[in-house]
This is a predicted structure of a 1482-nucleotide RNA (small-subunit ribosomal RNA) from uncultured Altererythrobacter sp.
RNA sequence: AGAGUUUGAUCCUGGCUCAGAACGAACGCUGGCGGCAGGCUUAACACAUGCAAGUCGAGCGAGACCUUCGGGUCUAGCGGCGGACGGGUGAGUAACGCGUGGGAAUAUGCCCUUUGGUACGGAAUAGCCUCGGGAAACUGGGAGUAAUACCGUAUGUGCCCUUCGGGGGAAAGAUUUAUCGCCAAAGGAUUAGCCCGCGUUGGAUUAGGUAGUUGGUGGGGUAAUGGCCUACCAAGCCUACGAUCCAUAGCUGGUUUGAGAGGAUGAUCAGCCACACUGGGACUGAGACACGGCCCAGACUCCUACGGGAGGCAGCAGUGGGGAAUCUUAGACAAUGGGGGCAACCCUGAUCUAGCCAUGCCGCGUGAUCGAUGAAGGCCUUAGGGUUGUAAAGAUCUUUCAGCUGGGAAGAUAAUGACGGUACCAGCAGAAGAAGCCCCGGCUAACUCCGUGCCAGCAGCCGCGGUAAUACGGAGGGGGCUAGCGUUGUUCGGAAAUUACUGGGCGUAAAGCGCACGUAGGCGGAUUGGAAAGUUGGGGGUGAAAUCCCGGGGCUCAGCCUCGGAACUGCCUCCAAAACUAUCAGUCUAGAGUUCGAGAGAGGUGAGUGGAAUUCCGAGUGUAGAGGUGAAAUUCGUAGAUAUUCGGAAGAACACCAGUGGCGAAGGCGACUCGCUGGACAGGUAUUGACGCUGAGGUUCGAAAGCGUGGGGAGCAAACAGGAUUAGAUACCCUGGUAGUCCACGCCGUAAACGAUGAGAACUAGCUGUUCGGGCUCUUAGAGCUUGAGUGGCGCAGCUAACGCAUUAAGUUCUCCGCCUGGGGAGUACGGUCGCAAGAUUAAAACUCAAAGGAAUUGACGGGGGCCUGCACAAGCGGUGGAGCAUGUGGUUUAAUUCGAAGCAACGCGCAGAACCUUACCAGCCUUUGACAUCCUGGUCGCGGAUUAGAGAGAUCUUUUCCUUCAGUUCGGCUGGACCAGUGACAGGUGCUGCAUGGCUGUCGUCAGCUCGUGUCGUGAGAUGUUGGGUUAAGUCCCGCAACGAGCGCAACCCUCGUCCUUAGUUGCCAUCAUUCAGUUGGGAACUCUAAGGAAACCGCCGGUGAUAAGCCGGAGGAAGGUGGGGAUGACGUCAAGUCCUCAUGGCCCUUACAGGCUGGGCUACACACGUGCUACAAUGGCGGUGACAGUGGGCAGCUAUCCCGCAAGGGUGAGCUAAUCUCCAAAAACCGUCUCAGUUCGGAUUGUCCUCUGCAACUCGAGGGCAUGAAGGCGGAAUCGCUAGUAAUCGCGGAUCAGCACGCCGCGGUGAAUACGUUCCCAGGCCUUGUACACACCGCCCGUCACGCCAUGGGAGUUGGUUUCACCCGAAGAUGGUGCGCUAACCCGCAAGGGAGGCAGCCAGCCACGGUGGGAUCAGCGACUGGGGUGAAGUCGUAACAAGGUAGCCGUAGGGGAACCUGCGGCUGGAUCACCUCCUU
Repeated sequence: AGAGUUUGAUCCUGGCUCAGAACGAACGCUGGCGGCAGGCUUAACACAUGCAAGUCGAGCGAGACCUUCGGGUCUAGCGGCGGACGGGUGAGUAACGCGUGGGAAUAUGCCCUUUGGUACGGAAUAGCCUCGGGAAACUGGGAGUAAUACCGUAUGUGCCCUUCGGGGGAAAGAUUUAUCGCCAAAGGAUUAGCCCGCGUUGGAUUAGGUAGUUGGUGGGGUAAUGGCCUACCAAGCCUACGAUCCAUAGCUGGUUUGAGAGGAUGAUCAGCCACACUGGGACUGAGACACGGCCCAGACUCCUACGGGAGGCAGCAGUGGGGAAUCUUAGACAAUGGGGGCAACCCUGAUCUAGCCAUGCCGCGUGAUCGAUGAAGGCCUUAGGGUUGUAAAGAUCUUUCAGCUGGGAAGAUAAUGACGGUACCAGCAGAAGAAGCCCCGGCUAACUCCGUGCCAGCAGCCGCGGUAAUACGGAGGGGGCUAGCGUUGUUCGGAAAUUACUGGGCGUAAAGCGCACGUAGGCGGAUUGGAAAGUUGGGGGUGAAAUCCCGGGGCUCAGCCUCGGAACUGCCUCCAAAACUAUCAGUCUAGAGUUCGAGAGAGGUGAGUGGAAUUCCGAGUGUAGAGGUGAAAUUCGUAGAUAUUCGGAAGAACACCAGUGGCGAAGGCGACUCGCUGGACAGGUAUUGACGCUGAGGUUCGAAAGCGUGGGGAGCAAACAGGAUUAGAUACCCUGGUAGUCCACGCCGUAAACGAUGAGAACUAGCUGUUCGGGCUCUUAGAGCUUGAGUGGCGCAGCUAACGCAUUAAGUUCUCCGCCUGGGGAGUACGGUCGCAAGAUUAAAACUCAAAGGAAUUGACGGGGGCCUGCACAAGCGGUGGAGCAUGUGGUUUAAUUCGAAGCAACGCGCAGAACCUUACCAGCCUUUGACAUCCUGGUCGCGGAUUAGAGAGAUCUUUUCCUUCAGUUCGGCUGGACCAGUGACAGGUGCUGCAUGGCUGUCGUCAGCUCGUGUCGUGAGAUGUUGGGUUAAGUCCCGCAACGAGCGCAACCCUCGUCCUUAGUUGCCAUCAUUCAGUUGGGAACUCUAAGGAAACCGCCGGUGAUAAGCCGGAGGAAGGUGGGGAUGACGUCAAGUCCUCAUGGCCCUUACAGGCUGGGCUACACACGUGCUACAAUGGCGGUGACAGUGGGCAGCUAUCCCGCAAGGGUGAGCUAAUCUCCAAAAACCGUCUCAGUUCGGAUUGUCCUCUGCAACUCGAGGGCAUGAAGGCGGAAUCGCUAGUAAUCGCGGAUCAGCACGCCGCGGUGAAUACGUUCCCAGGCCUUGUACACACCGCCCGUCACGCCAUGGGAGUUGGUUUCACCCGAAGAUGGUGCGCUAACCCGCAAGGGAGGCAGCCAGCCACGGUGGGAUCAGCGACUGGGGUGAAGUCGUAACAAGGUAGCCGUAGGGGAACCUGCGGCUGGAUCACCUCCUU
C1' cells in the first nucleotide's frame, strides 16, 4: 500500500467479503521452565461456616487471679476516641451526577501557630446486691455507689446577639516529677457543603410543558445562599438553538484503533458520584440520614415451649444457582499505611506474600559440529530416476533449563523476615526429561497420488463435488507461526471519500419539494469614523498522579519497575493590534423600487354575439337496401330507412390562420366584441437610498380522474349488453349505451405536475434562424449597421462514467433551501395529521439476496427499415401424398427379433448385397495360458496328404494302414523351425464412456466472408482498415477516405468436354489403287479414332454508356465471348453434430467368462404409422411384327462364340481371349400393323402347380422360368418435392459387392422440351442501419393468480405482566407544632409541706412510606381466526413486459375482470417506422 465479487467483454455507480491491530475472553488440539501482570463481563440471585473494628486501667468504681506485698494481670460495666476511613459493587442516575474553569453566603474532630483561662459546688446512674417475668431474645421492681459521665454558680479581654440602653455564654482532671489533658478565642492547613458559564447518548411515529409552578414581600429553617418551607401579592417561567415524555447509560484521567480528523470503549490502576435485602425515617456526632448502628413497613430465610424472637457476604475466602466462562474456606502483620493508647502494645481478609489457571506480555530451552553409499523405509515416477535429505545412523563436543549435593542474601537506619533455605553462587551426572497447531483453487506463502462420484462433505467472498477434484477424506511433500496454534465473538481500521469538518453527491445510476408568496433563520453593494464581540500576537493561572512520547537508571536481557523532561492540542484571565466579519454613527448610487408617455401578447375574469359541423324533430322527392369490417354479424329499413331538399330545436367545440410562434410562477391559455384587471419589455425624466437574495414551519394556486348539491345533456364514452375473433377472449374490432365529459357553488391535492436539470448573482470564443421594442444610415412598399428582452439550432474552451451540456451550462465561483446513502420487503404496516369518501401526507422493522443499476461495446435476435443474392417465390415441366409391391424406420411382438443413425443435416442411412458363414443377438452343448502374440522349462522330430473302424448333432476324441522323412552346422541336441506338455507373466472383449480423445465425416456453404501487423481515435471494451459512391458471381475491381500494408478464403494454377495443329499408326481407320461374303488381305497415313505434346479467349478490337475509372451494353471476328460447360478444390468458425461397432486411444469393467468353439434359431415376426422408390391406372398407350443407330465398362475358380437339346429359365459341347484383336453385346425408345375407351388385348399383385440355377444345404428365408389365377388401381384431400439446356422428362446399357440374390447405389450413352414479366409475398443467406430487460444469445428472457413446504411479520375477540399518571381511602416509624389533668433527682422560692422553671410519657394536628379502590396513558408476552410478504432444480393456468413483443409502453385517476391485466379521461417519450415542415454544416 490494496484485493475478490454484477458483464460475453468494458467504464462507472453501488453494496457485500478478505488480508491488520486489540481483548477481563470462550471453545478445539497440544503443552518443558521462569519472571511480570490479570482472573464472575451472566443472577444488585440466594447464602452454610470462619474471619474482615477495635482500643484505652495514665478517666471511673467494682469483681476475679497472681504476688518477691513494692505491685502486677485479666475482665463485664460507666466514660473517651474510633466504627462517616480503609474494603466492595455499578442497581439507580441524562443530573451541576461527572469533566473543566470560575464564585460567595459557610462549617471543619484530630494537626500547626498565637493569646488567655483551668475557681467553687451539687444531684444522679450502670456495673454489683436482692426480689421477679420469659423457652429464648431480653426485661421489670427495690437498696446502695464512682468519674475526664451529668447539672448549677463565679469570672470572661476577646466571642455572639442587640431596639445600642443592654443581654447571653466555659472548663476536667490524671500523675512522684516530667508531661499528657480540658475550656474560650484568633489565624493557618486539611476536608466537606453550596452557586454559576461551557461540555456531556438516541428518539419529533414524544410539541407543547409547568400551580410552589416563575418572581416579589414578611416569616421560618440551615453551618450557609435559595420556594428549601410557609402566608400574602403578581402571572409568570421553560420550549423548534428541541421544553416535556420515552428508551439507554455511572462520569472522567484513560484504553483501543486510526496518517490525522474521528470512531468504539470506561476491566485491572487513579479521581469523583451513587448504593449496601426492598422502601421510608430520623438519632448520635466535627462529619452519616451511616455496608459489618437504630426504628418502622414489605418479601425471604432460620429458631420457638406458638406466646414471641433472630438475620442481611455489592468485605476476604468459600457454597449453591445462572452461564460459553473467571481462583485458596492459605500465611503474616516482617514491610507500607490505618484505629486506639503517654507507651509497651493490641487490632487490621487494608496490605505484603504464597497457592490455582498458557488468560495475556516478555525471556529461555527441547542440543551443537562433522557426517553421501545421497542407506533403509515412505511417497511420486515418463521405470531412467526424483524427493523426504545432512535429515537419520555414526563420530566428536557442550550442559542453559529441569534433576541432585553444598553454600546462601538484599528487602532492616538499633531490634523484629510471613515470603524462604527463596533469589543467587559453586559442584556432579548424562543428549540425557522437554513440539505442536493451522494451512496449501484465487484473494494468500505453499502440489502431487489415492479414495469418493451433486453422495459424503467443504465454504470468509467468489465458489468446489454429477468417474481423471492442486477446493471433500487420507497419505507423501511443502508453507506459516511456535509453547503455543486455530476457530468463534466483539471493537476500530482498510484506499468505508458507503455520512464526506478534513473529504461525496442529486439530467439518465439513489437523490430538485408540482409552482409561487412569505415568517423565523442564514447570507448580503460603495465609502468614512468609533468601539473591540469574533480574529491575531504576547504574558499569567490552571490543565492531579499514573498512562503515551523522549533521555537516563535498576533487575544478566526484555517485559516490568524507577528518575528527569516534554506533552496534555483545553478552560480562565491580563495587555496589545484593527485588515476582515459582526456592531454603532454618518455619507453615496452601480443592486432594488417609484415616476412618464408608447408598442406586443391564445395572460386572467364577467357579459354579449356568430357561423360551419353532428344529432334529433316536421314536411317534400324517392325505393330497397343502409350501415359496418380483414371478412362478417349484432343494428336500422316496405309501419318507407340510407340518399336528397326545405324548415325548426338543442348542446358542445371553435377548421383554415398555426409557426422548436406568443403569454403566464406552475397547472395552463386559441371564434368575435365590449367592460374590469395582472405581469413582462424597450426608451426617457426625476426620485428613495441597500429598502436586497434565499427561505425551515406557514399560506395561496394547482391537469385529468373522482366526490357533494342543483342545473344541463348534441357528440363522445369507463361500467354494462349484444355481435365477431379465438383453444378460450371477462380484450384488441363492430353495433348500442349509463355515469362522466359542460355550467354554478363546495371538496380532493395527486401526474412521466419533465428540461426527469431548485432559486438568485457574477464571469467565460463564436456562427446562424426566429418573436417583440429602440437608435443610426441609405439608393425607402425596402435594405444595411447597431443596441436590449425572449425563444431555437450548431459549435470552442471547460466539464462528464459515457451519452451529452456548452452565455437559456450539466463550465468557473458565491449565497440560501430541498433531497440521497445496496436490491427486495415498501412508499407498505403501526401511530399521527388532513379528507364526506376514494385516499393523501409523514413513515419503519423483522426477514431475505450478492447483487440491483447507469452509459457505452461486440454479437445474436425482431410478426424494425434499406440494398442484394439463391429453382426462394413467380412462370413452366414432371412427380410424391391415393393403389399394389419393394425397401428403410417407428411401434408392437419375441428366447432373440444384435447395435448405431433422430428436424433440415436419421429413415434404398452404416449394409458395394443376413439361407450357413457374415453375426455382434437368443437357446443348448463344449474349451480354459486359450482361435491369435512374446518370453521361460521339459520332451518329441516333423508337418502334411490319403485311408479303416468306432462314439457324437457337430466341434472334437479314440483308432488302422499307406506315401513322405525339415533347414543350417564349427557335427556338440549347438542354433533355428515345427509340435506336445507344464508354469506364470499375459492373451482376448463389436463390454461402458463420441460429454475424456485422435483421425475421418456431415452441416451452414462454394455462402463471401474471416483476420493480422503498424499507425490513428477512444479512460476502456473496442473502433478504424472491412464503412461510403459505383461495379461484380465474388471483401471482384475502381474512386474517395486516418489509414497504410499483409494473410486465410474468391479467382487463377489441376482434370475433363468442345476447335485446330504436331508426333505416332496396332488390335483401331479406309479417301485414292487392287482384292474379299466380310478393312478379309495387299497397301495407305489423308479422314475418324487412340494418346502424348502444343495452340487458342484476353473485354484483346470497334461503337455507345459511365467520373475520361472499374465496368456494363451492342457489334465484328471466332470452334468457343464475357468465370465457355462439368468436376476436383470447402476460409475463421458453429452444432459438447456423427462415429469407442472401420481404425487408433485414456480411464473404468469381465478373466472356467462380458473370452473362445459348434449346432439350431433370430436380424426376414405384423392390428398399425411414416419416409424413399418401382410398376401402374393406359391410345403420346398395349400387343404383334420389322430388325436401324450408342457409349461407359467387365472378364481366367472368368467372359464364353459356334453347334445341339428344351416352349422357357437353362442344359450339353467347346473355338477364342490375361483383351482397341476374343467375349459379355441383344441396345431400348424409334418404325409398321392391330386393338378403340372397357376394370379392357390396361394393370400385374396374390395364389395353385410344374420346373431351372447357385450352393454342403433354398422349410423358416434366394433368384429365375412355363401353365393357370387375374386383386387394388380410372391420375390421387390437406399438403409437398425436383428441375433453367443437351437441363427436365423419357429410353435402355454397364459396373462394384457377389456362389446365388438389385425396383437400391455408382456410371454410360440415345431421344429431347417448356418457362423466367419480375422481386410484392414464403424460405434461406450476405452487407448497412435501428431497438433490445437477450449473451446457454427468441427453442432467449420474463409477469401474476392458484396448489404445496418453510420463515419472519401486520390485524385480532380477548388474556397475562411491567412502567407511569390522576382522584379518593388508609396512615407504621419519625421529626415538627400544639397540649400535657399523669409522672418528674440537680436550678429557684420555701423551715417544711409544697410551689415554680424545665423535662418525660400520653393525646391531638398536618406531613409521609407501604397498602387499597377506581379511571387513564404506555410498553411487552400469548392468542382461535385472518391479511399480505419472503423463500423453495424440474406443479397448474395463461402470456402482461423486453423487438413496432405482435393492441407502443409508462404515469396519475376511476370502473371492471381467475390471473397476469383490460377499458375510459388527461399527461410523458424513457416509442419503432414512414412522410412532411423547419433549422444547421459542407
RNAcentral holds the sequence, with entries from ENA.